Glycine riboswitch aptamer from an uncultured Pseudomonadota bacterium, 101 nucleotides, folded computationally. Model confidence (mean pLDDT): 81 of 100.

């Protein structure tokens, strides 16, 4: 100076599933100012995804075996299920630590 493995950070790309029935508030907006109708807040219900987070057992391997052992594989707690936002992963890009040289 290079390499190797880690956090987190910009940018870019990034799936799936109900715009779904339902009470209620509201100093919101239309409304014949009514009866309603969007709209947003707070809940209930039914039915769905899975690629944030969690969990689970297992392969290969390990070899103190009634044990350890990962995922995109599972389960759906948790989130999601028009858009927005998020989003695992993948590239660009530098920055730090740590290790080794």
């Nucleotide at each position: 100076c290079a390499g190797u493995g880690g956090c987190a950070a910009g940018c870019g790309a990034g799936a799936g599933a109900g715009a779904u029935c339902u009470g209620g508030g509201c100093g919101c907006a239309c409304g014949u100012c009514a009866a309603g109708u969007g709209g947003u807040c707070c809940g209930g219900g039914c039915g769905c995804c899975g690629a944030a987070g969690g969990g689970g057992a297992u392969a290969a391997g390990g070899u103190c075996c009634u044990c350890c052992g990962a995922a995109a594989c599972u389960c759906u707690c948790a989130g999601g299920c028009a858009a927005a936002a998020g989003a695992a992963u993948c590239g660009c890009c530098g920055g730090c630590c740590a290790c080794u040289c």